[in-house]
RNA sequence: ACCACCAUAGUCUAAUGGUUAGGAUUAGAGGUUUUCACCCACUAGAUCCGGGUUCAAAUCCCGGUGGUGGUG
Numbered sequence: 001a002c003c004a005c006c007a008u009a010g011u012c013u014a015a016u017g018g019u020u021a022g023g024a025u026u027a028g029a030g031g032u033u034u035u036c037a038c039c040c041a042c043u044a045g046a047u048c049c050g051g052g053u054u055c056a057a058a059u060c061c062c063g064g065u066g067g068u069g070g071u072g
Stems, first nucleotide, its partner, number of pairs: 001071007010025004018055001026044003030040002048064005
């Protein structure tokens, strides 16, 4: 330099173009407990960036950035 794949919460992970973007963990404040832990229920937190297509985009297309692998 070129090619392929990937980018969703602090972390891990799901999501046929129509979901209130789901689950786990974490955090917060409750319940239980003499207290802590465990457990139970609640709350908060996310689609890498910029365009395009579409009635509708996390999803499809183009470009950029970053990561991984490969070729030279």
A computed fold for a 72-nucleotide RNA from Clupea harengus, annotated as transfer RNA.
The prediction has a mean pLDDT of 82.
It matches the Rfam family "tRNA". It is annotated as a transfer RNA.
The source organism's lineage runs through Eukaryota, Deuterostomia, Craniata, Osteoglossocephalai and Clupea.